This is a predicted structure of a 90-nucleotide RNA (SAM riboswitch aptamer (S box leader)) from a Mycoplasmatota bacterium. The organism belongs to Mycoplasmatota, within Bacteria.
RNA sequence: AAACUAUUAAGAAGACGAGAGAGAUAUAGCUCUAUGACCGUCUACCAACCGGUAUCUAAUACACGGUGGUAAAGCUAUAAACGAUGGGUA
Repeated sequence: AAACUAUUAAGAAGACGAGAGAGAUAUAGCUCUAUGACCGUCUACCAACCGGUAUCUAAUACACGGUGGUAAAGCUAUAAACGAUGGGUA
């Protein structure tokens, strides 16, 4: 990498840099964007998938660590067994 598996209608900012498109892909819409979007860095915050601690049969709590995330239902519809995130196997 691939396959498997769980989740994917909740939640969550600002500064600096940079400078034109962006919202995964295709089509059709719709929205965001020089009042600076998308992206990068730092900090903050959200969340609780894995580890940890507590609890000790409870399935709860914490948020210490590893990720992840912070417009709109994965923006909507259709298509693809398509995308994203976590985990273990290998």